[in-house]
This is a predicted structure of a 71-nucleotide RNA (transfer RNA) from a Minisyncoccota bacterium. It matches the Rfam family "tRNA". The sequence was found in a public genome assembly.
RNA sequence: GGGUCUGUAGUUAAAUGGCAUAACUGCGGUCUCCAAAACCGCUGUUCUGGGUUCGACUCCUAGCAGACCCG
Numbered sequence: 001g002g003g004u005c006u007g008u009a010g011u012u013a014a015a016u017g018g019c020a021u022a023a024c025u026g027c028g029g030u031c032u033c034c035a036a037a038a039c040c041g042c043u044g045u046u047c048u049g050g051g052u053u054c055g056a057c058u059c060c061u062a063g064c065a066g067a068c069c070c071g
Base pairs, nucleotide, nucleotide: 001070002069003068004067005066006065007064010024011023012022013021018054026042027041028040029039030038047063048062049061050060051059
């Protein structure tokens, strides 16, 4: 220098173009003499800019970051 892939919650991952979701973590509660476990509830998220569309995590484009391959 060229190419491929990835980027969603604190973490790991879902999501036919149509309400952004689960598990773990965190917080509150129940239970317990106390704690753990278990159970119930709550909080919190689409890498950035632009475009297409009635509507974008999803499609297009330009960046940024990371992994890998070629040279």